[in-house]
Context: one part of a larger RNA
RNA sequence: CUCUGGUUAAGGAACUCGGCAAAUUAACCCCGUAACUUCGGGAUAAGGGGUGCCCUUGCCGGUGAAUUGGUUUUCCUAGUGAGCUGGUGAGGGCCGCAGAGAAAUGGCCCAAGCGACUGUUUACUAAAAACACAGGUCUCUGCUAAGUCGUUAAGACGAAGUAUAGGGACUGACGCCUGCCCGGUGCCGGAAGGUUAAGGGGAAGGGUCAUCCUUCGGGAGAAGCUCUGAACCGAAGCCCCGGUAAACGGCGGCCGUAACUAUAACGGUCCUAAGGUAGCGAAAUUCCUUGUCGGGUAAGUUCCGACCUGCACGAAUGGCGUAACGAUUUGGGCACUGUCUCAACCAGGGACUCG
Repeated sequence: CUCUGGUUAAGGAACUCGGCAAAUUAACCCCGUAACUUCGGGAUAAGGGGUGCCCUUGCCGGUGAAUUGGUUUUCCUAGUGAGCUGGUGAGGGCCGCAGAGAAAUGGCCCAAGCGACUGUUUACUAAAAACACAGGUCUCUGCUAAGUCGUUAAGACGAAGUAUAGGGACUGACGCCUGCCCGGUGCCGGAAGGUUAAGGGGAAGGGUCAUCCUUCGGGAGAAGCUCUGAACCGAAGCCCCGGUAAACGGCGGCCGUAACUAUAACGGUCCUAAGGUAGCGAAAUUCCUUGUCGGGUAAGUUCCGACCUGCACGAAUGGCGUAACGAUUUGGGCACUGUCUCAACCAGGGACUCG
């Protein structure tokens, strides 16, 4: 010097990103216990008091010597009850700094965010506000179910289940609620019209060729075979017509206006499928921003309560609340302390020296 422990005057978080670490608290009995609440909780809330040993004594038990009565007298039964003993009170006394004398054994409170909760997770840097969850909603599926695995299979799961069932998606206890838009995309329904494949169809054309014509150069060309092939018929789909947002998603701008000023209940205009409702709001969301005001502090970029100018909240990609819960996050307070002012000493293990 380092590590692991221990103690510390006065102060007591001044340390620090942050009380990290340490300290405090702690067992049992008694008293006492708030807001809030889903009436279960919160709660060991908080906050107090007691605890050793000896003597005396009360009460409640256990055991039951001895003795009394009854008597069917080896016995049985009813009562009193010594001694020993368990528990729990009262009074008195004794000792120490200290009586749960060691060890083990919650620090507490207030406010806010998030997630209801118990659970689950990145085996080896993340335990959380992430995942799950009970509950809610939509949707598919009528049984050889949908869906899934499988070599287009057999077969299997689903399920020895049957719509109060099973699959998928979203949300996430509970309470109050969940607004407007179907123009786009998706899904569902519709079938009149348009478009439309294979296929059907076969007008027409080409090749070959018997034969015929010929100015001998060539030309025409039936049947058959063969190569093309128009009209027309022709499903779903798409176009089209409706529905559907707890489907994917979306939810405006400018100008003017009230008898101080300011503001705009009101009006005008443009655009849109419709222009954000309730609730919340500088928020896990606010750039400007340490917004402004209030609270807490001597002093507060954090925190709490408001305001609303929401850069860029908003209603199951759920909105707003919420008791209980949390090795969660943030702010404050009490207690407590070597975290610190500011360091000191002690014990042990290393380092170091010698061997």
Molecule: large-subunit ribosomal RNA, domain IV
Organism: soil metagenome